[in-house]
RNA sequence: CAGGGUGUAGCUCAGUUGGGAGAGCGCAGCGUUCGGGACGCUGAGGUCGCAGGUUCAAGUCCUGUCACCCUGACCA
Numbered sequence: 001c002a003g004g005g006u007g008u009a010g011c012u013c014a015g016u017u018g019g020g021a022g023a024g025c026g027c028a029g030c031g032u033u034c035g036g037g038a039c040g041c042u043g044a045g046g047u048c049g050c051a052g053g054u055u056c057a058a059g060u061c062c063u064g065u066c067a068c069c070c071u072g073a074c075c076a
Base pairs, nucleotide, nucleotide: 001072002071003070004069005068006067007066010025011024012023013022019056027043028042029041030040031039049065050064051063052062053061
């Protein structure tokens, strides 16, 4: 330098053909218990890496860009 992949909640990840943003763990409260753990119930927590574009509507499509990973090329 070229090509490809990944980026979504604190962590690990799902998200189908563009239309409701989600799961598990963790966290908070309540119940249970003498207390804790476990268990049950409820809840908080997201500008979907960033910036634009298309569209009535974008996590999803298009363009640019950033970080990380893989492959190749170049130099030595």

The RNA shown here (transfer RNA) has 76 nucleotides and comes from a bacterium. The RNAcentral record of the sequence draws on ENA. Its Rfam family is "tRNA". Rfam describes the family as follows. Transfer RNA (tRNA) molecules are approximately 80 nucleotides in length. It is annotated as a transfer RNA.